[in-house]
Small-subunit ribosomal RNA, central domain from Hippophae gyantsensis, 350 nucleotides, folded computationally. The full RNA is in RNAcentral, with records from SILVA.
Context: one part of a larger RNA
């Protein structure tokens, strides 16, 4: 003189896309606005700080000087940060040529089960449980073997696997459509990077209209269990679950881990591509990129652990946290058709 943190202790927004802002790659060149450097001015005394004097001493009095520092002007200085002007290209961007995908959105079609209705064959149980009961069944059930209709969901393939900003996303096809990666050259020349409000998207559940209703099922009812039993297991079942417009805006929305850049031993998978060989294919030993497990070294960690996908070493930006309860509550605001949601205390306690 600088100063704490946020995987698991309190504490990263559920993602992303952006304005303000706030921070910015290398050369070279202007001005000087931050800077820096000298001088003058001011900054009232008394105080502090200092060198002397005085009250025998001191506290206190007196005289004299001075750092430091603030602000104004003048002249200087040109490394930095900023301004200017110019060109460049490694960062970011376009264009080309390839590529791997359950990216997304519309449409159209497939089977296998499942239920139900219908025919037939047949005749007493079936279901179900830890036992059973309640249900179903001579008005012909359960089995079994045609037909037919419905709605939902996509067995293997399936992986430690791929994509997407998250949420998510899987029969098969077609259209349309968005990002990524990769090559070599071209181009555009800092155009970046985060982002306070703002916007967009957001599982499930829940709502509004309107369809659709096989399964499965909150609530309900009924049978068990049990002291009881509003449950836990059983037999029905409505909302829903599903489509189409629209709403809510939440999740242990988790990697419980913002973004971005850069940087530091190795070992060993997968996934995309792209070079080398080479017996051309179930295959070889090497390697760039980009993405994804997994072990681990330095360092870091209170330990667990993390470890080029970082919780490690630096930088820029942003959000958030400061004992426990009261409390994610009241009260107001806003948003919402409601259901709630954002936002967010305090008495008093310990």
């Nucleotide at each position: 003189u600088u100063g704490g943190g946020c995987a698991u202790a309190a504490a990263g927004c559920g993602u992303c896309u952006g304005u303000a802002g706030g921070u910015g790659g290398a050369u070279u060149u202007u001005u000087a606005a931050g800077u820096c450097c000298a001088c003058c001015g001011u900054c009232a005394a008394a105080u502090c700080c200092u060198a002397g004097g005085g009250u025998u001493c001191a506290a206190c009095c007196c005289u004299g000087g001075a750092c430091a520092g603030g602000c104004a002007g003048u002249g200087a200085a040109a490394a930095c940060u900023a301004c200017u002007a110019a060109g460049a290209u490694g960062g970011a961007g376009u264009a080309c040529g390839g590529u791997a995908g359950g990216g997304g959105u519309a449409g159209a079609g497939g089977g296998a089960a499942u239920u139900u209705u219908u025919g037939g064959u047949g005749g007493a149980g079936c279901g179900g449980u830890g036992a059973a009961a309640u249900g179903c069944g001579u008005a012909g059930a359960g089995a079994u073997c045609g037909a037919a209709a419905a709605g939902a969901a996509c067995a293997c393939c399936a992986a430690c696997g791929a994509u997407g900003a998250a949420a998510g996303c899987a029969c098969u096809c077609u259209a349309c459509u968005g990002g990524g990666c990769u090559g070599a050259c071209a181009u555009u020349g800092a155009c970046a990077c985060u982002g306070a409000g703002a916007g967009a998207c957001g599982a499930a559940a829940g709502c509004u209209a309107g369809g659709g209703g096989a399964g499965c099922g909150g609530a309900u009812g009924g049978g068990a269990u049990u002291a009881g039993a509003u449950a836990c297991c059983c037999c029905a079942g409505u909302a829903g679950u599903c489509c189409u417009a629209g709403c809510c805006a939440u999740a242990a929305a988790u990697g419980a881990u913002g973004g971005a850049u850069a940087u530091u031993a190795g070992g060993u998978g997968c996934u995309g591509u792209g070079c080398g060989u080479a017996u051309c294919g179930a295959c070889c030993g090497g390697u760039g990129c980009a993405g994804u497990g997994u072990u681990g070294u330095a360092g870091c960690u209170a330990a667990c652990g993390c470890g080029u996908u970082a919780a490690g070493u630096a930088u820029c930006c942003u959000g958030c946290c400061u004992g426990g309860g009261g409390a994610a509550u009241a009260c107001g605001u806003u948003c919402c058709a409601a259901a709630g949601a954002a936002u967010g205390a305090a008495a008093c306690u310990c």
NCBI's taxonomy places the organism under Eukaryota, Streptophyta, Embryophyta, Tracheophyta, Hippophae.